[in-house]
C1' cells in the first nucleotide's frame, strides 16, 4: 500500500463486502508449565451465615473474678488496703477517612485558568493563662410494666460532664461612651493535658473565562422571574429568604423542552487530522432500600447514625417490634457470560492509646478461571530397502517421506530426594519448606485448531445430484463438485485455534488536512433585501487578532528516549523529554480589526442622444369561423384508411347580400428584440420600468453576497359576478378490435375569454446561483460612438447584446470554450447507494383541490451516467436474389402410392421435428433383415485373448427318432491336419473344466471425436507494424466511382497480409495432331446387310495441343477501373454445366455406421429359435403417381437417341400360350453378344357425355420369384366400371436446351417402385419495374435488448409472509397546572403545666423573677388524593398502502417512429 462486485466488454460515478488492529468478552474443538495481570458490562435486583470501627483504666465512680496483705471472726467467710483485670455504664477521640457502586446529573458536575467574602479537629511556630465555688446524674440498689424490643418510679454517687463568680494584653461587638466572653485535670515529678489569641501547614466551601451529546417534527421561555433598597441567615457572597419597589431577564452565535450520559488523566485505532470510547490505575463529583428531614460534630444533612413516610422482607404471646451487602467472602434470580462462605497482620497506611497493645475483608498474601499479555518445552543428530500401510497413478510410477522404525546423544520443563533465601534498621514472615541451588532416572509425562474456487498462502480421489448441505461478497450444488460431506495430500497459526459482537482503519464513502452539484445524487422558479459574511487606493493611532522571548500553570501514572533490576522478555523502577493548552508579562506593527483623516479607478448621480413583441389603461381595425335574415339553387353534404353516428326535400351542402357576437391577431417574422424570471406580437392615444452609448459636472467605498422575511411566478384548479365565436376535460353517439372505458369520427358541458380574490407549482431548462478580475482568434447578426474615404455607401475601430467555429485548458466521456464546464476571488443554496418515498406522522399555510417542512421499520447489491461492438426496429439511405412484379406448369379438392401425427395394440422397434423432420436413416420388412412383441431353450456364452485335461481331428453327404424350432441322441459313407530334434514337443482344430473376462442397436449427441445439414457460393471474416483513443475500441474494411465479388480503379493515417472470391480441376461446345479395333465408309470392288476386301478421308473413341484475352474498333466515363454498340469468331465479356462451402451460427443431426469417456445390466438389458408386429384404422398432414379429357382416348403405321447393365447373368432366335409367361437354345465377362421395343411423332376413327374419358374398387382364372406368398409380394386374363367435369383460403417449381412434356437406363434386389439416381427425344412464354412480401450485404440512426425483439418490461388481481400508517378504544409511564390533606423536622409565637445551679425577697423553709421543656398554634414541607391537559409506549375489531416469493390471472403502458413520440 489495496483487492472483490453493475457490463459482452469499457471509463466513471457509487454503494455493498474483505484483507489489519484491538478487546473486562461470549460460544466451539482441544489443551505441558512458569512469571505479570485481569475477572457481574445484566436486575441501584432480593439477601441465610460470618466478619469489614473501635480504642483509651495514665479522665471517672462502682464491682464480677484471680493471685495477695491486713482485720475482725460465731470458723460458714464478711470488712479493709494495693497489685491485675473481663464485661457494661459516665467521659475523651474516632466513626464525615478507608472500602463500594454510577442510578441521578448536560450541571460552575466535570476539565483548564483565574478570583475573594471564608471555614479547618488532630500536627507546628510566637504570645499569655491554667484561680475560687457550685448543683446534678448514669452505672449501682429497691419496686414496677411489657412475649420482647424496651423503658417507669423512687434513693446513693464520680469526673478531663455540667454551671456561675474572678481575671484576660492581644480578641468579638459598638453608637467610641462603654459593652462581651475563658479554663481540667493526671501524674512515677519527668512529662501529659486544657484555656484564650496570633500565623503557617494541611483540607474544605464559594465566585468568574473559555470548553464540554443528540434532536428545531422542541421557537419562544421567565413571577423570585431580573434587578435595587433594607433586614434575616450562613463560616462566607449571593433572591439563599423576607418585605417593598421597578419590570426586567435568556433566546436563532440556539433559550425552554425532549432522548441520552458521571466527568477527566488515559484507553483503542489512525500517517495524521481524527474517530470511538471512559473496565483495571489514578483525580473530581453523585450515591448508600425509596422519598423528606434535621441533630450531633472542626467536618455529615452521615454505607455498616437518628426521625418520620412508603414499599418488601422476618419475629410476635396480635398488644407491637426488628431489618437495610452498591464492604469482604457467600446464596437466589437474571444472564452468551465472570472467583473462595481461604490465610495474616509478617510488610505498606489508617484509627484509639503515653505506651506495651488492640481493632483494620483497607492491605499483603494464597485459591479457582488459557480471560489477556510474555516466554519456556513436547526431543537433537543419524538413519533409504526411499519398509510396511494409507492416497492417487497414464499400472510405468509418484506421494506421504529422513518422516518412522534402528542406531547414537541429551533432559530445558514436569516427576522425585535434598538445600534452602531476600523481603526484617534490634524482635516480629501470612506468603511457604515458596523462588532459587543441587542431585537421581528416562525420551521419558506433554499438539491441536482452522482453512485450501476468486479476493487469500494451499489440490487431489470418492460419496451425493438444486438433494444434502455451503456461503464474509462475488457465488458453489440439476451425474464426471478443487466450492456439499469424507478421505489423502498441502497452506496457517500454535497452547492454542476458530467463530460470533463491538470500535477505529481500509472509506478521500461527511472531505479542516481531503469531495462535490451541465447529463452520474446535487444550483432554491425569479428577484429585493435584514442579520451575518466578505471588501478599493493612501496617512496617522492603537495593538484586539496575529508574531517572537520570559514567567506561571499544565497532578501522579500511562505514551515516547536513554539507562537499570527480575537468567530474557511481559513486567518493575531512576533520569530526561513531551503534554501541541490556559493565564501573566516583555517586545514587533508587515496583515486584518478599531479610531480618525483624505482620494477616485468600484458604485450612484447629472447633461445630451438612441433602440427596442417591457408594463398598465382606454380606444381604434379588418381577414377568418360560427349563427340570424334574404336571394339563386337541388340532392346530397360532411366525414373517413373504409365507414358510419351527423346535417339534408320542413331545401341542407355550395353561391351572393345584408346583420351579430365573441376570441385570436395572416404575412412582416429573423437561433430578431426586450424582461429578474414566469413571459411578451394588428394599430392608435396616455402613464410608467429598466437598458445602451457620448460628456466627465457631483457625492466620495455609498459596494457583492443574502439564513429567516417579502414581492413576482405559465398551465391547470378554486371563488363571486359577467361573457361565451371557435375549440374542447367530463360525457354521449359512431367506428375499429378477441376486448377498446383509447387512438379516429360526429356531437358536446366545466373550461379557454374579463373583473376581483385565492392557489404557488411545472423538463418553471442553458437539466449550468449571484458577483468581480483575468486567459488565442475567426465569421454573423443587432444598438450605439468615432476616424478616414473613391458617399444610394464602403472600410477600419470602441462599447452593449445575441448566434456559429475554435487554441490553450477543463472533462468520465460526450462536450464546454471571453456569454466558459477554463484560471481565481466573496457569498448563498443543495447532494452523500436504488427502493420504501418526496410518503406516513407532526407543524405551518390553503375555502378546497393540495402545497411545504420531511422520516424510520423493512429489502436489495446493485441503481446509476457517457461511450464501445454487437443484435434488434410496424427507423432512413444504397444494392442483390424466381423475393416480388410479368408469365408458364403445379400444389391444396377426387382415387390410390408412400411417410409422419394421433390412435390401437401384446408389439405396432428407434431416430428425424419450422425453413433446415414427414417417397427422411430405409439403394427396396413374407422368414432373414428386426433392434420389438408372446412362448421355449442356452450360461465363460454366436464372437476375442489366456490356463488345465482330452481327442486327432474337424467338415460333407445319406437316413431316420423327439421337438414349433433352437436343440438333443443316433447311424451309415466320404476324408485320415501340419512341423518335427521323433520327445502326447509345438502348431492348429475340435471337445470338456476353471476364471479372468466377452456381450450389450441399453443410457446421456447437453461428456465427445469423426460425418452432415443451415445461413450460403452469401462476400464476407481477421492479422502484424503503425496511427487515434485514459479505456472497451476504432482506422485499414469507411467515401467517389464500378463489379456478379472486399472485382478493380481513384482518394484517404495507413502501409502490407493471410482465409474466402476469382483463376488453377473435370466436363459439353469449334479445330489441329496421334491412334485405327469391337468403330467408320468419301473412293475402289463386293453383300440381303461395311456382309467381305480395301482404307483411315469422314462420324465416332480417347490422349495430347489449339481457341476467348475487353485483345481490336467507335461512344461514354475522370486521361481510371469499368460500362455500351460494333467487327471477326465454333464460343464474347464468368461461353454453359459440375466439383469446390472463408471465420462462423443454431449445446442444429447423428452413442441405431463407425470410434469413445462416464454410468447401468452380467442364468440377463446377453446369445439363440418358431410365431406374431414394423403392412393395424375413426382421423389430420405433408410428398407423389393417375386422372377429370379432343394439344385427348382407342386402333393402325413407322422414323429416330443417349446413358448404362449382364456369367447363380444378359439371352438373340425358334417355338408354346390372348397375356403374363413356358420349354428349347445361339452368342457375349461383350465400342463385337444382348437388354433393345424408344416414346412422344404421323395416319384414321370417336364428338363433349361420367363418355370408347378415369381407372379405384371387387370377383375369378392364371404366371413368376423364393424353403414359405394367409396376415403381407409383383405382374397377366376374363369380368366389374367408384371417386372425380381443373379443384376454397392459401401454397410451391421456373429466366434457355430452361419450364413444360415424351420415354430409357442403373443401383438396392430371389420377388417387389408412382421412390431415388442417370439419360436422350420434342420444346416455349415472360422479366415494364424494384412501391410491396420474403431472405441478404453495406452505411447511417435510436435503443431501458447482450440469452440479444420468440428480447426487455408495467400495472390491476388471487395466494403466501414481514414491517409499517390510521383506528371506537384500553394499559401504563413521565411531565405541568389548580386544590385538599399535612408525618417527621427546624423556624417563629405563646407556653394557665414543670424546672437543680444564676438573682432577689423573706428566712432556713419556702415566695418571686431569670432560663429552659412539655404541650398547643402558624407558616414551610415529603408521601398521598381529587380534577383537568401535555408527551412518550404498548395492545387493539377493522382498514390503507408498502416490501418479498423459479414457472398463477388480466391485458401491453414503457424501450425502436416500441406500432397514437416520450416526458413533467
Nucleotide at each position: 500500500a489495496g483487492a472483490g462486485u453493475u457490463u459482452g466488454a469499457u471509463c466513471c460515478u457509487g454503494g455493498c463486502u474483505c484483507a489489519g488492529a484491538a478487546c473486562g468478552a461470549a460460544c466451539g474443538c482441544u489443551g505441558g508449565c512458569g512469571g505479570c495481570a485481569g475477572g457481574c458490562u445484566u436486575a441501584a435486583c432480593a439477601c441465610a451465615u460470618g466478619c469489614a470501627a473501635g480504642u483509651c483504666g495514665a479522665a471517672c465512680g462502682a464491682u464480677a473474678u484471680a493471685g495477695u496483705g491486713g482485720c475482725a471472726g460465731a470458723c460458714g467467710g464478711a470488712c479493709c488496703g494495693g497489685u491485675g483485670g473481663a464485661g457494661a455504664c459516665c467521659g475523651g477521640c474516632g466513626c464525615a477517612c478507608g472500602g463500594g457502586u454510577g442510578a441521578g446529573u448536560a450541571a460552575c458536575g466535570c476539565g483548564u485558568g483565574g478570583g475573594a467574602a471564608u471555614c479547618u479537629a488532630c500536627c507546628c511556630c510566637g504570645g499569655g493563662g491554667u484561680g475560687g465555688g457550685g448543683a446534678a446524674u448514669a452505672a449501682c440498689c429497691g419496686c414496677u410494666g411489657g412475649a420482647a424490643a424496651c423503658g417507669g418510679c423512687g434513693g446513693c454517687u464520680a469526673a478531663u460532664a455540667c454551671c456561675g463568680c474572678a481575671u484576660a494584653c492581644g480578641c468579638c461587638u459598638u453608637g467610641a461612651g462603654a459593652g462581651g466572653g475563658a479554663a481540667a485535670g493526671c501524674u512515677u515529678a519527668u512529662g501529659c493535658g486544657c484555656c484564650c489569641u496570633g500565623g503557617g501547614a494541611u483540607g474544605g466551601u464559594c465566585c468568574c473565562g473559555c470548553g464540554u451529546u443528540a434532536g428545531a417534527u422542541u421557537a419562544g421561555g421567565u413571577a423570585g422571574u431580573u434587578g435595587g433598597u433594607a433586614g434575616g441567615g450562613u463560616a462566607a457572597u449571593g433572591g439563599c429568604c423576607u418585605a417593598c419597589c421597578a419590570a426586567g431577564c435568556c433566546g436563532a452565535c440556539g433559550a425552554u423542552c425532549u432522548a441520552u450520559a458521571g466527568c477527566u488523566g488515559g484507553u483503542c485505532u489512525g500517517a495524521g487530522a481524527g474517530g470511538a470510547u471512559g473496565a483495571u490505575c489514578a483525580g473530581c463529583c453523585a450515591c448508600a432500600c425509596u422519598g423528606g428531614a434535621a441533630c450531633u460534630g472542626a467536618g455529615a444533612c452521615a454505607c455498616g447514625g437518628u426521625c418520620c413516610a412508603g414499599a418488601c422482607u422476618c419475629c410476635u404471646a396480635c398488644g407491637g417490634g426488628a431489618g437495610g451487602c452498591a464492604g469482604c467472602a457467600g446464596u437466589g434470580g437474571g444472564g452468551a457470560a465472570u472467583a473462595u462462605u481461604g490465610g495474616a497482620c509478617a510488610a505498606u497506611g489508617g484509627g484509639g492509646g503515653a505506651a506495651a497493645c488492640c481493632c483494620u475483608g483497607a492491605u499483603c498474601c494464597a485459591g479457582c478461571c488459557a480471560u489477556g499479555c510474555c516466554g519456556c518445552g513436547u526431543g537433537a543428530g543419524u538413519g533409504a530397502a526411499g519398509a510396511a500401510g494409507g492416497c492417487c497413478c497414464u499400472a510405468g510410477g509418484g506421494u506421504u517421506g529422513u518422516a518412522a522404525a534402528g542406531c547414537u546423544c541429551u533432559u530445558u520443563c514436569a516427576a522425585c530426594g535434598g538445600u534452602g533465601a531476600a523481603g526484617a534498621u534490634g524482635a516480629u514472615g501470612a506468603c511457604g519448606g515458596u523462588a532459587g541451588c543441587c542431585g537421581u532416572a528416562g525420551a521419558a509425562g506433554a499438539a491441536g485448531c482452522c482453512c485450501c474456487g476468486g479476493c487469500u498462502a494451499a489440490c487431489u480421489c470418492c460419496g451425493u445430484g438444486c438433494c444434502a448441505g455451503c456461503a464474509g461478497c462475488c457465488g458453489c450444488g440439476g451425474u464426471a463438485a478443487u466450492a456439499c460431506g469424507g478421505a489423502g495430500g498441502g497452506g496457517g497459526c500454535a497452547a492454542g485455534c476458530g467463530u460470533u459482537g463491538u470500535u477505529c482503519g481500509g472509506a478521500a464513502u461527511u472531505a479542516c488536512u481531503g469531495g462535490g452539484c451541465g447529463u452520474a445524487a446535487a444550483g432554491a422558479g425569479c428577484a429585493u433585501g435584514u442579520a451575518g459574511g466578505c471588501g478599493g487606493c493612501g496617512a496617522u493611532a492603537u495593538u484586539a487578532g496575529u508574531u517572537a522571548g520570559a514567567g506561571g500553570u499544565g497532578a501522579a501514572a500511562g505514551g515516547c528516549c536513554u539507562g537499570g533490576g527480575c537468567u530474557c522478555a511481559a513486567c518493575c523502577c531512576a533520569g530526561g523529554a513531551a503534554c501541541u493548552g490556559c493565564c501573566u508579562u516583555u517586545a514587533a506593527u508587515a496583515c486584518u480589526g478599531u479610531a480618525u483623516u483624505g482620494c477616485u479607478a468600484g458604485a450612484g448621480a447629472c447633461c445630451g442622444g438612441a433602440a427596442g413583441a417591457g408594463g398598465u389603461a382606454a380606444g381604434c381595425g379588418g381577414a377568418a369561423u360560427u349563427c340570424c335574415c334574404a336571394g339563386u339553387g337541388u340532392a346530397g353534404a360532411g366525414g373517413u384508411g373504409a365507414a358510419a353516428u351527423u346535417c339534408g326535400u320542413a331545401g341542407a351542402u355550395a353561391u351572393u347580400g345584408g346583420g351579430a357576437a365573441g376570441a385570436a391577431c395572416a404575412c412582416c417574422a429573423g437561433u430578431u428584440g426586450c424582461g429578474a424570471a414566469g413571459g411578451c406580437g394588428g394599430c392608435u392615444u396616455a402613464c410608467u420600468g429598466g437598458u445602451c452609448c457620448g460628456g466627465a459636472u457631483c457625492u466620495g467605498a455609498c459596494g457583492c453576497u443574502g439564513a429567516g422575511a417579502u414581492g413576482c411566478g405559465a398551465a391547470a384548479g378554486c371563488g363571486u359576478g359577467g361573457g361565451g365565436a371557435g375549440c374542447g376535460a367530463a360525457c354521449a353517439g359512431g367506428a375499429u378490435u378477441a376486448g377498446a372505458u383509447a387512438c379516429c369520427c360526429u356531437g358536446g358541458u366545466a373550461g379557454u375569454c374579463c373583473a376581483c380574490g385565492c392557489c404557488g407549482u411545472a423538463a418553471a431548462c442553458g437539466a449550468u446561483g449571484u458577483g468581480u478580475g483575468c486567459u488565442a482568434g475567426c465569421c454573423g447578426u443587432u444598438g450605439g460612438g468615432a476616424a478616414g474615404c473613391u458617399u444610394g455607401g464602403c472600410u477600419u475601430u470602441u462599447c452593449g447584446g445575441u448566434g456559429g467555429c475554435g487554441c490553450a485548458g477543463c472533462u468520465a466521456a460526450c462536450g464546454c470554450g471571453u456569454u466558459a464546464a477554463g484560471c481565481a476571488c466573496a457569498c448563498c443554496g443543495c447532494c452523500u447507494g436504488g427502493g420504501g418515498a418526496g410518503u406516513a406522522c407532526g407543524g405551518c399555510c390553503g375555502c378546497a383541490a393540495g402545497g411545504u417542512u420531511a422520516a424510520a421499520a423493512c429489502u436489495c447489491a446493485a441503481a446509476g451516467g457517457a461511450a464501445u461492438u454487437g443484435a434488434c426496429g410496424g427507423g432512413g439511405g444504397c444494392c442483390c436474389g424466381c423475393a416480388c412484379a410479368a408469365g408458364c406448369g403445379g400444389u391444396g379438392g377426387a382415387g390410390c402410392a408412400u411417410g409422419u401425427g394421433g390412435u390401437u395394440u401384446a408389439a405396432u422397434u428407434c431416430g428425424a421435428a419450422g425453413c433446415a423432420a414427414c417417397g427422411c436413416g430405409c439403394a427396396g420388412a413374407a422368414c432373414c433383415u428386426u433392434a420389438c412383441c408372446a412362448g421355449c431353450c442356452c450360461u465363460u456364452g454366436a464372437c476375442a485373448u489366456c490356463c488345465c485335461g482330452g481327442u486327432c481331428g474337424c467338415g460333407g453327404a445319406u437316413c431316420g427318432c423327439a421337438g414349433a424350432g433352437a436343440u438333443g441322441a443316433g447311424a451309415u459313407c466320404u476324408u485320415u491336419c501340419a512341423g518335427u530334434u521323433c520327445g502326447g514337443c509345438u502348431g492348429g482344430a475340435c471337445c470338456g473344466g476353471a476364471g479372468a473376462c466377452a456381450g450389450g442397436u441399453g443410457c446421456u449427441g447437453c461428456a465427445u471425436g469423426g460425418c452432415u445439414g443451415u445461413c450460403g457460393u452469401c462476400a464476407g471474416c481477421u492479422c502484424g507494424u503503425g496511427u487515434c483513443g485514459u479505456g472497451a475500441g476504432a482506422u485499414g474494411u469507411u467515401g467517389g466511382g464500378u463489379u456478379a465479388a472486399g472485382u478493380c480503379c481513384c482518394g484517404c493515417a495507413a502501409c502490407g497480409a493471410g482465409c474466402g472470391c476469382a483463376a488453377c480441376c473435370c466436363u459439353c461446345a469449334c479445330c489441329c495432331u496421334u491412334a485405327g479395333u469391337u468403330g467408320c465408309c468419301a473412293u475402289c470392288a463386293u453383300u440381303u446387310a461395311g456382309u467381305u476386301g480395301g482404307g483411315c478421308a469422314c462420324u465416332c473413341u480417347a490422349a495430347g495441343g489449339g481457341a476467348a484475352c475487353u485483345g481490336c474498333c467507335g461512344g461514354u466515363g475522370a486521361c481510371a477501373a469499368g460500362c455500351c454498340g460494333g467487327a471477326g469468331g465454333a464460343a464474347g465479356g464468368u461461353g454453359g454445366g459440375g466439383a469446390u462451402g472463408a471465420c462462423g451460427u443454431c449445446a442444429a443431426g447423428u452413442c441405431c455406421u463407425c470410434a469413445u469417456g462416464g454410468c447401468c445390466c452380467u442364468u440377463a438389458c446377453g446369445g439363440g429359435c418358431u410365431g406374431g408386429g414394423c403392412u393395424a384404422c375413426a382421423c389430420a398432414c405433408g410428398u407423389g403417381c393417375u386422372a377429370c379429357a379432343a394439344u385427348g382416348g382407342c386402333g393402325g403405321u413407322u422414323a429416330c437417341a443417349g446413358u448404362g447393365g449382364g456369367c447363380c447373368g444378359c439371352g438373340a432366335c425358334c417355338u408354346c400360350g390372348c397375356g403374363a409367361g413356358g420349354g428349347g437354345a445361339a452368342g457375349c465377362g461383350a465400342a463385337u453378344c444382348u437388354c433393345u421395343a424408344a416414346a412422344a411423332u404421323c395416319c384414321g376413327u370417336c364428338u363433349c357425355a361420367g363418355u370408347u374419358c378415369g381407372g379405384a374398387u371387387u370377383g375369378u382364372u392364371c404366371u413368376c420369384u423364393g424353403c414359405a406368398a394367409c396376415u403381407c409380394g409383383a405382374g397377366a386374363g376374363c369380368a366389374u366400371g367408384a371417386a372425380g367435369u381443373u379443384g376454397g383460403a392459401a401454397u410451391c417449381g421456373c429466366u434457355a436446351g430452361u419450364a413444360a412434356u415424351c420415354g430409357u437406363g442403373g443401383a438396392u434386389c430371389a420377388g417387389c417402385a408412382u421412390g431415388c439416381c442417370a439419360c436422350g427425344g420434342u420444346g416455349a412464354a415472360u422479366a415494364c419495374g424494384u412501391u410491396c412480401c420474403c431472405g441478404g450485404g453495406c452505411c447511417u440512426u435510436g435503443u431501458a435488448c447482450a440469452c440479444a425483439c420468440c428480447g426487455c418490461c408495467c400495472g390491476u388481481c388471487a395466494c403466501a409472509c414481514c414491517a409499517u400508517g390510521g383506528g371506537a378504544g384500553u394499559u401504563g409511564g413521565u411531565u405541568u397546572u389548580a386544590c385538599c390533606c399535612g408525618a417527621a423536622g427546624g423556624u417563629g409565637g405563646u407556653g394557665c403545666g414543670c424546672u437543680a445551679a444564676c438573682c432577689g425577697g423573706u428566712u432556713u423553709a419556702c415566695c418571686g423573677g431569670a432560663u429552659g421543656c412539655a404541650g398547643c398554634c402558624a407558616a414551610c414541607c415529603a408521601c398521598g388524593g381529587u380534577a383537568a391537559g401535555g408527551u412518550c409506549a404498548g395492545c387493539g375489531a377493522c382498514u390503507g398502502g408498502g416490501g418479498u416469493g423459479a414457472a398463477g390471472u388480466c391485458g401491453u403502458a414503457a424501450c425502436a417512429a416500441g406500432g397514437u413520440a416520450a416526458c413533467c

A computed fold for a 1464-nucleotide RNA from an uncultured prokaryote, annotated as small-subunit ribosomal RNA. The RNAcentral record of the sequence draws on ENA. Its Rfam family is "Bacterial small subunit ribosomal RNA". The coordinates come from a structure-prediction model, not an experiment, and the mean pLDDT is 84.